[in-house]
RNA sequence: GGGGUUAUAGCUCAGUGGUAGAGCGCCUGCUUCGCAUGCAUGAGGCCCAGGGUUCAAUCCCCUGUGACUCCA
Numbered sequence: 001g002g003g004g005u006u007a008u009a010g011c012u013c014a015g016u017g018g019u020a021g022a023g024c025g026c027c028u029g030c031u032u033c034g035c036a037u038g039c040a041u042g043a044g045g046c047c048c049a050g051g052g053u054u055c056a057a058u059c060c061c062c063u064g065u066g067a068c069u070c071c072a
Stems, first nucleotide, its partner, number of pairs: 001071007010024004018055001026042001028040003048064005
């Protein structure tokens, strides 16, 4: 320098056009003398940035940035 993959909750990841979920973690309650476990409940993300297409974009397209990887 060129190609590919990737960016979504604190962490690891789903989500193939109609304003977003799970597991773990965290808050609160129940259970216990207390802790752990278990059960219930709740909070937490305008989906990396900008632009385009569309009635409508996390999703499709373009550019940039970061990360991973292959080639040279």